A computed fold for a 1493-nucleotide RNA from an uncultured bacterium, annotated as small-subunit ribosomal RNA. Model confidence (mean pLDDT): 82 of 100.
[in-house]
RNA sequence: AGAGUUUGAUCCUGGCUCAGGACGAACGCUGGCGGCACGCUUAACACAUGCAAGUCGAACGGAGAUAAUUUGAGUUUACUUAGAUUAUCUUGGUGGCGGACGGGUGAGUAACACGUGAGCAACCUGCCUUUGAGAGAGGGAUAGCUUCUGGAAACGGAUGGUAAUACCUCAUAACGUAUUGAGACCGCAUGAUCUUGAUACCAAAGAUUUAUCACUCAAAGAUGGGCUCGCGUCUGAUUAGCUAGAUGGUGAGGUAACGGCUCACCAUGGCGACGAUCAGUAGCCGGACUGAGAGGUUGAACGGCCACACUGGGACUGAGACACGGCCCAGACUCCUACGGGAGGCAGCAGUAGGGAAUUUUCGGCAAUGGGGGGAACCCUGACCGAGCGACGCCGCGUGAGUGAAGAAGGCCUUCGGGUUGUAAAGCUCUGUUAUUAGGGAAGAAUCGUAUGAAUAGGGAAUGAUUUGUACAUGACGGUACCUAAUCAGAAAGCCACGGCUAACUACGUGCCAGCAGCCGCGGUAAUACGUAGGUGGCGAGCGUUAUCCGGAAUUAUUGGGCGUAAAGGGUGCGUAGGCGGUAGGUUAAGUUUAAGGUGAAAGUUCAGGGCUCAACCCUGUGAUGCCUUAAAAACUGGCUUACUAGAGUGCAGGAGAGGUGAGUGGAAUUCCAUGUGUAGCGGUAAAAUGCGUAGAUAUAUGGAGGAACAUCAGUGGCGAAGGCGGCUCACUGGCCUGUAACUGACGCUGAGGCACGAAAGCGUGGGGAGCAAAUAGGAUUAGAUACCCUAGUAGUCCACGCCGUAAACGAUGAAUACUAAGUGUUGGAGUAACAUUCAGUGCUGCAGUUAACGCAAUAAGUAUUCCGCCUGGGGAGUAUGCACGCAAGUGUGAAACUCAAAGGAAUUGACGGGGGCCCGCACAAGCGGUGGAGUAUGUUGUUUAAUUCGAAGCAACGCGAAGAACCUUACCAGGUCUUGACAUGGCACUAAAAGCUCUAGAGAUAGAGAAAUAGAUAUAGAGCACACAGGUGGUGCAUGGUUGUCGUCAGCUCGUGUCGUGAGAUGUUGGGUUAAGUCCCGCAACGAGCGCAACCCUUGUCGCUAGUUACCAUCAUUAAGUUGGGGACUCUAGCGAGACUGCCGGUGACAAACCGGAGGAAGGUGGGGAUGACGUCAAAUCAUCAUGCCCCUUAUGACCUGGGCUACAAACGUACUACAAUGGCGUGAACAACGGGAAGCAAUGUGGUGACACAAAGCGAAACUCUAAAAACACGUCUCAGUUCGGAUCGAAGUCUGCAACUCGACUUCGUGAAGUUGGAAUCGCUAGUAAUCGCGGAUCAGCAUGCCGCGGUGAAUACGUUCUCGGGCCUUGUACACACCGCCCGUCAAACCAUGAGAGUUGGUAAUACCCGAAGCCGGUGGCCUAACCGUAAGGAGGGAGCCGUCGAAGGUAGGAUCGAUGAUUGGGGUUAAGUCGUAACAAGGUAACC
Repeated sequence: AGAGUUUGAUCCUGGCUCAGGACGAACGCUGGCGGCACGCUUAACACAUGCAAGUCGAACGGAGAUAAUUUGAGUUUACUUAGAUUAUCUUGGUGGCGGACGGGUGAGUAACACGUGAGCAACCUGCCUUUGAGAGAGGGAUAGCUUCUGGAAACGGAUGGUAAUACCUCAUAACGUAUUGAGACCGCAUGAUCUUGAUACCAAAGAUUUAUCACUCAAAGAUGGGCUCGCGUCUGAUUAGCUAGAUGGUGAGGUAACGGCUCACCAUGGCGACGAUCAGUAGCCGGACUGAGAGGUUGAACGGCCACACUGGGACUGAGACACGGCCCAGACUCCUACGGGAGGCAGCAGUAGGGAAUUUUCGGCAAUGGGGGGAACCCUGACCGAGCGACGCCGCGUGAGUGAAGAAGGCCUUCGGGUUGUAAAGCUCUGUUAUUAGGGAAGAAUCGUAUGAAUAGGGAAUGAUUUGUACAUGACGGUACCUAAUCAGAAAGCCACGGCUAACUACGUGCCAGCAGCCGCGGUAAUACGUAGGUGGCGAGCGUUAUCCGGAAUUAUUGGGCGUAAAGGGUGCGUAGGCGGUAGGUUAAGUUUAAGGUGAAAGUUCAGGGCUCAACCCUGUGAUGCCUUAAAAACUGGCUUACUAGAGUGCAGGAGAGGUGAGUGGAAUUCCAUGUGUAGCGGUAAAAUGCGUAGAUAUAUGGAGGAACAUCAGUGGCGAAGGCGGCUCACUGGCCUGUAACUGACGCUGAGGCACGAAAGCGUGGGGAGCAAAUAGGAUUAGAUACCCUAGUAGUCCACGCCGUAAACGAUGAAUACUAAGUGUUGGAGUAACAUUCAGUGCUGCAGUUAACGCAAUAAGUAUUCCGCCUGGGGAGUAUGCACGCAAGUGUGAAACUCAAAGGAAUUGACGGGGGCCCGCACAAGCGGUGGAGUAUGUUGUUUAAUUCGAAGCAACGCGAAGAACCUUACCAGGUCUUGACAUGGCACUAAAAGCUCUAGAGAUAGAGAAAUAGAUAUAGAGCACACAGGUGGUGCAUGGUUGUCGUCAGCUCGUGUCGUGAGAUGUUGGGUUAAGUCCCGCAACGAGCGCAACCCUUGUCGCUAGUUACCAUCAUUAAGUUGGGGACUCUAGCGAGACUGCCGGUGACAAACCGGAGGAAGGUGGGGAUGACGUCAAAUCAUCAUGCCCCUUAUGACCUGGGCUACAAACGUACUACAAUGGCGUGAACAACGGGAAGCAAUGUGGUGACACAAAGCGAAACUCUAAAAACACGUCUCAGUUCGGAUCGAAGUCUGCAACUCGACUUCGUGAAGUUGGAAUCGCUAGUAAUCGCGGAUCAGCAUGCCGCGGUGAAUACGUUCUCGGGCCUUGUACACACCGCCCGUCAAACCAUGAGAGUUGGUAAUACCCGAAGCCGGUGGCCUAACCGUAAGGAGGGAGCCGUCGAAGGUAGGAUCGAUGAUUGGGGUUAAGUCGUAACAAGGUAACC
């Protein structure tokens, strides 16, 4: 510090997710030791049991025990018993102090509760410290106790007597308190302080002992508290108004003290948009976690404060409480009960039940620290110190170290060679941290006390006190830490991950299953993503997961974001509060800056040291934001004040305008009405129909009626804040611009709320209604058509008044001010002789700058300032609910649950479009001939079958693989057989045969027998055995290689460098011409290059040269014949050359490329044909040509054999052949080819047969012989338009040939038979010249079998105006929501499942408040009568007190109507999600009616 994820790719916006740290944690797996910390986050739920607050006998009187002394009595003369005294010990009670601390918890509390800083001139303070003064004299009770008595108990009642440091009275009092007088001084002030008077009032306690402790009053301090104030402290406005002791005053009461704290009276205030009130949530802080910081989150442990103690209320006592282990009352709950009544409060420490994912021992000790009591010893102390349990956290240590290659065995992988685990192990040599055993053994301890010295106070002694020295004594932890010795490598390693992010890979299993997953995403037979194993990586006594917080996230942006199109500018203006504000002086010092002081508790944190062996941990010092006070400065902001004129406004003089309102008025057009003319149609559409019209329409002419809108002018022209405004005239009226510079003197800008305006549609009332036109009706279209089109047509559109308040109300761009290159057009002014210039608008282009890009660019989206509004992922949703407004429609405000990992912007490359432009092609058109109809052949589908083997499937499968299925082929089926095998390699041992030939059995494979056979050698042969293995036309062409098809012989596809762009990419390759062509030329930020095109290659067409045999023959001989001699001219053959290049001429063109025409030429513009197929597309075809990974079979999915099948046959399709006839059929006849083939062959010729063919047979491995007759044509004859002398299917008979064999299932021949068919519907195919059409010939395969395929030549046309349309393709451009790319994407209803949610007759529960009723305890107030020890009082009573009663207040409770928040509810509404449901096709292209608000 970043990364992954939207896309084909890119940039941006934007969310989601991850890597880090943390934790009072929990869960899973695992677990050796120690130190230091921590341990009910949930039920402030209920609690058994024990303990957690007592102490003082030096306050008091008793009681008890023990001992001693003494006096009695009894007698067992030493005991028992009783009394008294003394000493010691114990303690129920009175009394004192302490139970207000310590310990727990966080329910409540949004508050002076907390934090921080101040204040009290408005206060209190036990114990403690200091100072001053003092403690005199009396009195009456009471508990305990005794006796009696009630009650189950708790707990009492009565009688008698008793003590005090308990209680009371008196005395003494001031430097005390209260009242009041005089003076001084201080303070902002109410007032304070000091001095001096007067009057009134108030104290005390003793104990032990001789020195202390305790006591009283007063003053001061310290400590602790109380009260007040400034500032700070969560969320919600879908909580906007709240308040009656409420706000203040006067007086009184009350309090320690101020105060409406309380009361009486008076006034009507007080709080609130700077958020009152209400609701929800919450203890606050020091700090903790995180973060660079600013911040965000948090408030366990430790520390400070607060609150609470079963729930609610209340007071008492006291220095202090409205009191956790006190009291009273009410309530809930639990327990006891004799039913009358009682008892209780673990949110103290342990512990129990329960809840929960989850949190410990009913431990030891007061040794230390601290607290209470006491004079002290001492007692108490679940505070505390320790131990126990728990990997809950942090920190430390260990589980060994060195050496060790045969790189062992085993595991895993493997290309079978090896690699890896791996120096790892074993082995050898060491060490002993830890562990175990044994021994030693702390610090923490200082006290107190006892003993013994010394010193101090006093003149001094004893005793005592205080201080101090020495000795003794005191440890829960604990025989612990630590140290030493001995022994043994022995007892001690796991967890997670390994597709990317993110370090780490292979095998097997599984087969969209099981499963994984933080995000993206893996899994459908080769999974580095699931499970297991091996290996590897990370961390390590832990490792992972889950929850939560911060970070990353600049993703709430103060630091530090945005709003034209991504989410986001309010529809517009006026204006209140608020915020901000021109120039120059003066003053002030609030903000601001500087310095100093106070505070900022400790702990923590930073820095620097130190102590535990280190560390965690602990100790010492130091720094630190903030707040307050004081002083100084005066630039800036603010306050006050004085001026100014540049902002703003006024005046004066002019100007333009569909600015607004009202009234009047005009012509054109539509419609309607009346009348005339006139006759059969009009109207409407792509085409029609509905409709109108013989009752006279449409058309035309004249007149009239009525309503609405204002052509031309008219303009990216004008005006207005926006919405918006358009004939003309008048009236009223708002704003703007220019010039001038007379006046005011900052009067300004923005603007939350508020107010006003606000298109269209819509609503209300009343008018009006020509045209247009939602709804509606009819006609068309259509599969349907509740639409688009047509004919009609109502609201509405118009006017007046009143509502509504929204629009894609858009420049998708808030307002204001200032600044920042230019050029050009235009509107209105000023200015000028005319330009130049200038002001205010309105447009375009464009620089800097800016922007994600597109773009914006003085009319900013640039540079800055001020103010307002708004945004924070998509969907749910602008929905629900609440509230406000509205007559309604609806509008404004405006969520959540749930769900997704995207949604989106701009630009790029493609693809696509029922977008556009240019161009090409037998693409159409123009022609010729076909197919589709018939019969047959052949292939396919389907069906059938034991099998009808398999593959190919739009073009680009279908006379295709197959250049040839009777057996074989053959892969299929039935049956019969074989199992190391039909075929290959290796091992062992063996043989001289085996095969062939003959015979037998069998369908055959096979089995058996025999004859013949000379020798040698060997394995190279054969058979046998066992195992490795063979074998597979079994699967996967979606695991592959190779090969092939197709777009397409279309003209394209790319690269290097440079340049442009943030980038994907672009440029080049686009543009202007041209071409068959990205062919060439020109231009150009491109310059070059490659694969394609073309050319080079083959063939064909002309000529030349060379060469002439088997080919040829002009001349010379010769023959029946190029037959022979000869020739090398010709043809031909086959080698080498020439030739054609837009080269020449003319024209067009841009002085180009090129095109058009022409000459010459055998050939002319690539001469014709062929071979040649760019980058790529189709998961195209092929595992059955071959090769090959993986999977599968192995007495079978392998191998052999016989027979059958691939040849089936209701039907359908493709491709061909033959025809339907006279351009013909048949017959006869002396015409003319080329390519090719031939030895298991081609075969002349001869003979036989009607013929297929047979027999005999020359020649020829071929320019020689042969196949080989070419056919159409031509000539002559015949047939005469018919199902024929057309056509030949089918069938019968007889044959021929091949072959082991023609039954299933061959071809051919002859004779006979003589089917359909008379030119073929919709539709569709080929072809542009030696082509189509037509005619025959050859070859491959092959024993035989061609209408198929591949070639060859003969005869030999027609047409092309042209590119509108169909199909395909190329280039440019445009739109796009497509990128699996239109066979794309995608919307809504309905049907199904699930989920959350709204409404809902209601039902039910909680919370807070209001009104009234009741009214406990208790304080306060009142009180006739009653009771009453202290004081007064010669005694009757009084003072004072008490109970009781009454009253105010008052908790719980009750009643009532509302508010609010939950839960639930038949039914119902929409929403979301869910591989393959239904209906349509709304959107994206002009999406087929442009889309949208």